[in-house]
RNA sequence: AACGCUGGCGGCGUGCUUAACACAUGCAAGUCGAGCGAAGCACUUAUCAUUGACUCUUCGGAAGAUUUGAUAUUUGACUGAGCGGCGGACGGGUGAGUAACGCGUGGGUAACCUGCCUCAUACAGGGGAAUAACAGUUAGAAAUGGCUGCUAAUGCCACAUAAGCGCACAGGACCGCAUGGUCUGGUGUGAAAAACUGAGGUGGUAUGAGAUGGACCCGCGUCUGAUUAGGUAGAUGGUGGGGUAACGGCCUACCAAGCCGACGAUCAGAACCCGGCCUGAGAGGGUGAACGGCCACAUUGAGACUGAGACACGGCCCAGACUCCUACGGGAGGCAGCAGAUGGGGAAUAUUGCACAAUGGGGGAAACCCUGAUGCACCGACGCCGCGUGAAGGAAGAAGUAUCUCGGUAUGUAAACUUCUAUCAACAAGGAAGAAAAUGACGGUACCUGACUAACAAGCCCCGGCUAACUACGUGCCAGCAGCCGCGGUAAUACGUAGGGGGCAAGCGUUAUCCGGAUUUACUGGGUGUAAAGGGAGCGUAGACGGAAGAGCAAGUCUGAUGUGAAAGGCUGGGGCUUAACCCCAGGACUGCAUUGGAAACUGUUUUUCUAGAGUGCCGGAGAGGUAAGCGGAAUUCCUAGUGUAGCGAUGAAAUGCGUAGAUAUUAGGAGGCACAGCAGUGGCGAAGUCUGCUUACUGGACGGUAACUGACGUUGAGACUCGAAAGCGAGGAGAGCAAACAGGAUUAGAUACUAUGGUAGUCCACGCCGUAAACGAUGGAUACUAGGUGUCGGGGUGCAAAGCAGUUCGGUGACGCAGCAAACGCAAUAAGUAUUCCACCUGGGGAGUACGUUCGCAAGAAUGAAACUCAAAGGAAUUGACGGGGACCCGCACAAGCGAGUGGAGCAUGUGGUUUAAUUCGAAGCAACGCGAAGAACCUUACCAAGUCUUGACAUCUGCCUGACCGUUCAUUAACCGGAGCUUUCCUUCGGGACAGGCAAGACAGGUGGUGCAUGGUUGUCGUCAGCUCGUGUCGUGAGAUGUUGGGUUAAGUCCCGCAACGAGCGCAACCCCUAUCCUUAGUAGCCAGCAGUCCGGCUGGGCACUCUAGGGAGACUGCCGGGGAUAUCCCGGAGGAAGGCGGGGACGACGUCAAAUCAUCAUGCCCCUUAUGAUUUGGGCUACACACGUGCUACAAUGGGGUAAACAAAGGGAAGCGAAGCGGUGACGGUUAGCAAAUCUCAAAAAUAACGUCCCAGUUCGGACCGCAGUGUGCAACUCGACUGCAAGAAGCGGGAAUCGCUAGUAAUCGCGAAUCAGAAUGUCGCGGUGAAUACGUUCCCGGGUCUUGUACACACCGCCCGUCACCCCAUGGGAGUCAGUAACGCCCGAAGUCAGUGACCCACCCUUAUGGAGGGAGCUGCCGAAGGCGGGACCGAUAACUGGGGUG
Repeated sequence: AACGCUGGCGGCGUGCUUAACACAUGCAAGUCGAGCGAAGCACUUAUCAUUGACUCUUCGGAAGAUUUGAUAUUUGACUGAGCGGCGGACGGGUGAGUAACGCGUGGGUAACCUGCCUCAUACAGGGGAAUAACAGUUAGAAAUGGCUGCUAAUGCCACAUAAGCGCACAGGACCGCAUGGUCUGGUGUGAAAAACUGAGGUGGUAUGAGAUGGACCCGCGUCUGAUUAGGUAGAUGGUGGGGUAACGGCCUACCAAGCCGACGAUCAGAACCCGGCCUGAGAGGGUGAACGGCCACAUUGAGACUGAGACACGGCCCAGACUCCUACGGGAGGCAGCAGAUGGGGAAUAUUGCACAAUGGGGGAAACCCUGAUGCACCGACGCCGCGUGAAGGAAGAAGUAUCUCGGUAUGUAAACUUCUAUCAACAAGGAAGAAAAUGACGGUACCUGACUAACAAGCCCCGGCUAACUACGUGCCAGCAGCCGCGGUAAUACGUAGGGGGCAAGCGUUAUCCGGAUUUACUGGGUGUAAAGGGAGCGUAGACGGAAGAGCAAGUCUGAUGUGAAAGGCUGGGGCUUAACCCCAGGACUGCAUUGGAAACUGUUUUUCUAGAGUGCCGGAGAGGUAAGCGGAAUUCCUAGUGUAGCGAUGAAAUGCGUAGAUAUUAGGAGGCACAGCAGUGGCGAAGUCUGCUUACUGGACGGUAACUGACGUUGAGACUCGAAAGCGAGGAGAGCAAACAGGAUUAGAUACUAUGGUAGUCCACGCCGUAAACGAUGGAUACUAGGUGUCGGGGUGCAAAGCAGUUCGGUGACGCAGCAAACGCAAUAAGUAUUCCACCUGGGGAGUACGUUCGCAAGAAUGAAACUCAAAGGAAUUGACGGGGACCCGCACAAGCGAGUGGAGCAUGUGGUUUAAUUCGAAGCAACGCGAAGAACCUUACCAAGUCUUGACAUCUGCCUGACCGUUCAUUAACCGGAGCUUUCCUUCGGGACAGGCAAGACAGGUGGUGCAUGGUUGUCGUCAGCUCGUGUCGUGAGAUGUUGGGUUAAGUCCCGCAACGAGCGCAACCCCUAUCCUUAGUAGCCAGCAGUCCGGCUGGGCACUCUAGGGAGACUGCCGGGGAUAUCCCGGAGGAAGGCGGGGACGACGUCAAAUCAUCAUGCCCCUUAUGAUUUGGGCUACACACGUGCUACAAUGGGGUAAACAAAGGGAAGCGAAGCGGUGACGGUUAGCAAAUCUCAAAAAUAACGUCCCAGUUCGGACCGCAGUGUGCAACUCGACUGCAAGAAGCGGGAAUCGCUAGUAAUCGCGAAUCAGAAUGUCGCGGUGAAUACGUUCCCGGGUCUUGUACACACCGCCCGUCACCCCAUGGGAGUCAGUAACGCCCGAAGUCAGUGACCCACCCUUAUGGAGGGAGCUGCCGAAGGCGGGACCGAUAACUGGGGUG
C1' cells in the first nucleotide's frame, strides 16, 4: 500500500506503484503606447456648416442658448488587431528509452561559448529604400490567401569614424606541460550604433574583465547470463580538406593494417542515476515514492529554422497511426501542466475550489498586467503525533447471564446510587500574528472568555504449543480451522456459538513486498574420509604465492596539511508552535576523491651478495618400473599309436552329452595356444591405471653416501597437452582353455535365472579409436612444526675380539597409542592435529546427470548441464529394542527313544460354524473360542419370538387423600396373568395423632441382560514358574544411553563363586505355608485290640491305649562326613550312614510388562439412547431345527476278549424338604413299610479291574450296541415339541482307521471302578478319590517355543515390517513434433517526404556601384549526396499453438 470489520476530534505530512492508454470542457505565457503607424472612444481649443428655445424688432430682420456634423488642434491612467523589442530554452509534468562519460566522484580545456546583471574604456555623424496594418478588388464552405495602391519605426541597408578588436605578413622579450602561451611595437586590411522621455533618466554600439549558466575531454566506480567467444570497414591510425563556439573519423578523399576481447569484447535480458530511504551489532542486503541534484522524453519517427541559449511539452515542416470539422474540393488537433470525465486498465489513489495577500518568475521606467509556479482550502484513519470517550466513593457482593460437586463460583466496584469535573463536541461574546506606507485567499480561522449537559464519542484480533489468555454447549474425519507442528472419526481448552479471559486501541486483523533471525553464499564469518562436495593420474602455460644479507626508489602502506565531499536528511546541543509529530538555528559527521610535504619496518621494484630450498657431478647398492627379442618346464585340449573293456561324465538327485565305429582310465610320440605353481611376505617398483617363469639389449625414476659445481633456478596450476582397468568399436592375425549371446537338459506354479552339457563373439598379438569405473585411502598437491614404544623393506655410520648383539641415522611400508581434532565413528609424524600457499568442488530431497543447445566420437556414447512441477523431508553417525531361511552357548515331552489297540475312519454324546426359522437370545474366535460363560434350557431359568395385558409401574424413597388391614379362604371367568363378587380380619396413643399395610391421585422418579470392554474399575487368560525386570549413588559418553546385569566357571534358577569402575538395593528365583514319606510326644471316642476276663462269636462287653488310626506339637536332610575332579572358590561325580540325598515327591504362590487380549450379560460405573416402552407381566413356542463342515469326548471293532458262577482288597466324600439298613413284593427300573443317623457310631455302599472255575473258537460272531417297536418305573402343575431309567423284542455302521496330528518321563502313561458339586428330575461333561501298574530317553543334527551374548538392518504399528517396477484409471507441468501464427534486433536491395549542404540557376529581384546598358549580391526553380516511414528478401533470436509421441510427478 490494498482488503475485511469498526470509526470521536485536531495538528503535520501524503495520495495512479497498473495503460509513456485514449481524452470532452475550462484555465496553465505573456508583456511593453516611455519603439511605430493607422483606427475607434472621450476630452481641450479654433473655424465652418446645421438646428433655432427665449428675447428684441423698423416685421425686412437682428441676436442667439441649444442640437447635429465636418476640419484642424490639445490631452487621456482607455480598447483590441498589426509592425517592432524582450520573454515563450525558465517554471510545471513524466520515467518510455538508456549499461552510456548517462549518473556519482575527482580532475582538465594552452580546445570553448555565455542574453539579461556588475565594473571599466571609447563612442553614437549624415543618409536611403521598403513593408504590415489600412483601403479597394478577388479565390474559398472554412482554414487561409492572391493582386493593386498608401504609410511608420528602437524593423532593414549602404557610407563616415576606429582608441581598442579581428585577420594576414615579417620581428623582439619572457615563459611553459608536447601541440604551444603571454607581452610588445610595425605594415596592410576588415567590421559599429537607435532612439524614447514626465528632462530626473532609460535604452543603443564596440572592446576588455567579472559573475552566472552551459559545452567538450579524462581517471575511478556503476545489474544478470559463457547453454552469448570471438567482435569490428568510418571500424583503428596517419595526411590533405571541410565543418563546429570548440577538440576530435564529427564528415570527406587517399594511405596503412590496425583496434577491442577470458581483468569477459560482442550479443541477449532486465533497469533512468544519485543525495538518500528501509533493515542490520556491524559488514552487508533491498530500494530509488514524497523533498533535492543530474539526465532523458513530450502522440510515433525524421528534420531543420529562429535565437545568447532549442533541434524547442502548450513553435514550424514532413511522414505514420488515431480523433474531429467539411459545401468532399480541403482543413484542424496532441493534458507524461492544474482540475476533470459516461472513459479504460486495476486490489488501488482526491476538487472541473479560492487567491495572487505572502515567496518567487516574465514583461515594463513605472503604475501595473500575467503566473493551476506557489500560498491556501476540500476529499481519503493512507502514515506519524497529540487528546478524549469521564473522576472519587459505592457490597444487599442486586438483577440478568455463564458454570456448577447444587454448597457455590465468575462477570464484579463493574452497574444502580451519591458527590464532583468539563478536555472534546455543541452554544454565545471577543478576536490575532502572518504586513516595512497601502494591500489577507486562508478566515470571523487559530486563540481567549462565558454559560451549559455525564452528556455526543469503542472497537478489532486472539485464547493447543511457538505466544499473553479456559470453560460450557453444538458438531462427529462431517461442517470446518491452519503461519509451522497439526486439530476434527460422540466427552474437541485447536471447528461453530456463548460466558469468561489476554493483547492493541480510533483503530484492529489479513494479504503483498523488503531486511533481520540465516555463520542457510561464510570479506567480517562455512565446508569437502562416512552427511552435498577432491578433478582418474601426470606434465606444464597464464596467473597466484614464494629462502637469507646489504643498498637505492617510493607503486602499495603509514602520517601531517590543503581543496572538495551542494542543500535537505541522519547525530549532538539549543530554540519556536500549550506538548509531540513538525519547523528553525548552531556544531560535528559525511569512514570518499584529488593535490602536496614527510617516513621506509613490511609487500613491491632495481641492484650487489649468500647457500640451508631446488638442481648438477662423483661413488654405491635394491626393485614383478617400462619397451623389444629369444628361450623354458608344468597343466588343459586335440592328433597318432599301444594296452584295455563297458561304461564315462555330471549332480542335492538326475538328464542332455561322450562311448562297442572301443570312450573314460593308462603308456609313448607329436601339434598348438594360453597362463607362469612353489619361493611369497598387510614384501617390492611405478604418477595413476597397473606390474610376477628365465635370459639378453635399450631405457625411466627413487634411495644412501660425498660436498666438487649452479645460486632461489621454487610451489601450485584455470585453459592446453599426455597417460588412463574392464567392456566396446574398426580393420588384420591367432584361437588351447574359459565363455556373454544361443541351443537343448534339469529345477520350478512358471524359470527368458541360480545348476549341468555344449557353444559363438570376446578373452591373446600388432595397429587405430573410445576416455569411462566403488578409476577408493570414498581422504588434491607442496612446505614446516607437534609424546612414545613396536614389526618389516632398502642404505649408511658407531661400540664390542665378533657369526652376532646393542645403540643410532636417512628413505619407504604396517599395526598400536598421547595431546589435539571430530556430530560420532574414528584420525593421530603416511593426520582427518597446528599453520602457510595454490588448484578443484559443495549449498534440502526428487525431477536429473535428464531435456535443449554446443563440443568430441565410426558408433556405443562422453563432456558441459538447466527449468517447470512436486515433497517436508532426504541424509550421516551412534543408541535401545525387534527381526534374520546370521553365528555361539543353554533349556523345555521341543525333537529323538517309547507307551497310549490315542485323535483323524464308524455309531452316538456334546460344543461351534453354516443354513433354516416368527424366534432358533447373547457373548467367546489361532496357540490363549469350540463338554467355553452353562456346577446341569420340559414350565421357571430366559435375556429371544407370537399373542394378551399394565403405565409412578414387578422393585426403592418422598408428598397428599381414603381405608383398616395384610394374610387366608369360597365362587364364577380366562389359555393364563390381570380384573370381578363374597366371607374373615390390626397395634400404640398424651385422643391431636402415629406405626404398619393396602387403594387412589399428581409429580419428583423407578426400570433397561439397550449401545460403547476402543471411555472405565474390578476380575481373568497368555507369553510363563520362563529367569528375568529395575533402582540409588558413583563412573564413562555432547547426548540417546552405557556400566552394574558383561566375562571365566556353575546351577532348575541374575543359583552361587572368582574376576571386573563399580558399590549396594528392590520386585522376581529359592525359603517361609499346605499335603505326603520316617520317628518321637500329647490325647483316646463314635477309632484300635497286644496282653487279661466275659461273650449270643459281632471290639459285642468289661478293660486297656501298647499297636493301627485320628489331630495337635516336635525331631529329621545341612553337600553335615569320606574319596576323587576342579583355580585352593562355587560346584560336580562316587561312597558311607539314613525312612528319605543333593530342590525327597506334589500343591498354593505368577516379577516389569505384552496382546486397545476377554468381560458394560456376575458386579460396579462415565457418556449416549428408550420412558403407555428397548420397562413390567402372562400363556404358548424357541434356545433341542438339519443338506453339511470342524473341535472335544464316550462306546467299539474283540480271545491280554465277551458272557456266566461263586469269592477278595480301597480311598475320598455326601446325608434332614436328606441318606435310608434289614425283612416283604416285582424279571427289573422300583414300590410299600419302617429301624438307625445332623453321623470316625447310622446310611449311600455293591468297589471294579484282579484271581479261581467252567463256556464261547475267529464269525459281522455269545463281538458291537446305534436306530426303532411294545410295555413299564420314578421325579414333577405338566415328560408332545423336549428328560432319565427298566423289561422284552430288534440288531445298523464298525474287522484298528489317508494326509495329518495329540498326550505322557514314575506310583507317571495306560487301565479299573468309587464319590461330590449343580440338581424336583436329567452326565459319555467337570472336579476329586483310590486299585492294578509299565516302556523309553543314544543324544541335541533337525522341527517348535524360550533365555543369554554377539553380528547385520533402509524395520520401530517393530518381518503379519519395509519396499521395487510394469500394467489399469484420473489429474498436473514438461521434452520432441509435419507444421501454423505473432514479436524483437540487425543485414541486403528498392522507393524516397521534409530538410541542411553542394552544384546549377536561361526565370525573378527594393536599398550599393554604374557610362543607366549593366555589375555586385540575392531568390524561386531544377539536379545530386545523405535521409524517416514504407516495400521486397533470406537468415538469427524469442514466444504462443498442434494431430501424435517420450519420459516425469501426485493420487
Annotation: Predicted 3D model of a 1451-nucleotide RNA (small-subunit ribosomal RNA) from an uncultured organism. The prediction has a mean pLDDT of 82. It matches the Rfam family "Bacterial small subunit ribosomal RNA".